[in-house]
RNA sequence: UACUUAUAAAGAAAGACUGAGGGAAUGGCCCUGUAACGUCUUGGCAACCUCCGCUCCUCCAGCAGGAAUGAAAGGUGCUAAUUCCAGCUCCGAAAAGGAGAAAUAUAAGUA
Numbered sequence: 001u002a003c004u005u006a007u008a009a010a011g012a013a014a015g016a017c018u019g020a021g022g023g024a025a026u027g028g029c030c031c032u033g034u035a036a037c038g039u040c041u042u043g044g045c046a047a048c049c050u051c052c053g054c055u056c057c058u059c060c061a062g063c064a065g066g067a068a069u070g071a072a073a074g075g076u077g078c079u080a081a082u083u084c085c086a087g088c089u090c091c092g093a094a095a096a097g098g099a100g101a102a103a104u105a106u107a108a109g110u111a
Base pairs, nucleotide, nucleotide: 001111002110003109004108005107006106007105008104013042014041015040016039017038021031022030023029026086027085028084043079044078045077048075049074052070053069055067056066057065058064059062083103088100089099090098091097
């Protein structure tokens, strides 16, 4: 980087340094010198991988696989706004509203 699968309405911030942008992209709408973005420190959230416990199920009967539930030592991730909203399709007379797709992000796996 590409592909596959899963998830994306919940949750979780303080300090130091720096100093003008940032929220993926386009449009909107926001955040931002009462200090954004970024870096570092210390916390926190979550439970994808992982680990441990417990219950149940399956057959190939094992150091097996699966489901539910709990935990959080480790690997990631996240810690403004629903992925901030929309764009494309569908439902809807239209507006409102709703459903889905695409794109994006993250994880795990494969190349």